[in-house]
RNA sequence: UGCUUAUUGAGAAAGGCCGAGGGAUUAGACCCAGCGAAGCCUUAGCAACCUGUGCUAACAAGGUGCUACAUUCUACCCGGCGAGCCACGCUUCCGGGAAAGAUAAGCC
Numbered sequence: 001u002g003c004u005u006a007u008u009g010a011g012a013a014a015g016g017c018c019g020a021g022g023g024a025u026u027a028g029a030c031c032c033a034g035c036g037a038a039g040c041c042u043u044a045g046c047a048a049c050c051u052g053u054g055c056u057a058a059c060a061a062g063g064u065g066c067u068a069c070a071u072u073c074u075a076c077c078c079g080g081c082g083a084g085c086c087a088c089g090c091u092u093c094c095g096g097g098a099a100a101g102a103u104a105a106g107c108c
Stems, first nucleotide, its partner, number of pairs: 002107007013043005021032003026075004044067003048064003051060003071100001076097005082092004
């Protein structure tokens, strides 16, 4: 890097260095950012997966991980007691699924 499986609307902060972008890609929107982005370091915290304990409810925090906004929202498909327009369609809203991303474990 690739493949498989599971989870992904909850949760959780400060300081230092650095100096302009960031929120995965594409498109649109929206938000954050010299009152300091992204990245690195230190400490603290959270608890998704592995691990340990267990009265199987939970607990612990050893290994990864994470600590703005639902994975920031939408896009692809299927429905809808619906609502609006007005003429069998469109728009909006709601629900479900898929794809993709992220994380963990295992495998090649």